[in-house]
RNA sequence: GCCUCGAUGGUGUAGUGGUUAGCAUCCCAGAUUGUCGAUCUGGUGACCCGGGUUCGAAUCCCGGUCGGGGCG
Numbered sequence: 001g002c003c004u005c006g007a008u009g010g011u012g013u014a015g016u017g018g019u020u021a022g023c024a025u026c027c028c029a030g031a032u033u034g035u036c037g038a039u040c041u042g043g044u045g046a047c048c049c050g051g052g053u054u055c056g057a058a059u060c061c062c063g064g065u066c067g068g069g070g071c072g
Base pairs, nucleotide, nucleotide: 001071002070003069004068005067006066007065010025011024012023013022018055027043028042029041030040031039048064049063050062051061052060
């Protein structure tokens, strides 16, 4: 330099064009318990950046950044 895969809450992950962006964990509050732990209920918090296509984009296209793999 070229090809390819990926980037979603603090962390891990699902989501192949329209449903409130789902789940687990962490954190916060409450319930339960003599206390802690465990358990249960509720809550906060996310689509890497810029542009394009579309009535509508996390999703499709182009470019960029970063990371993994391959080739030279």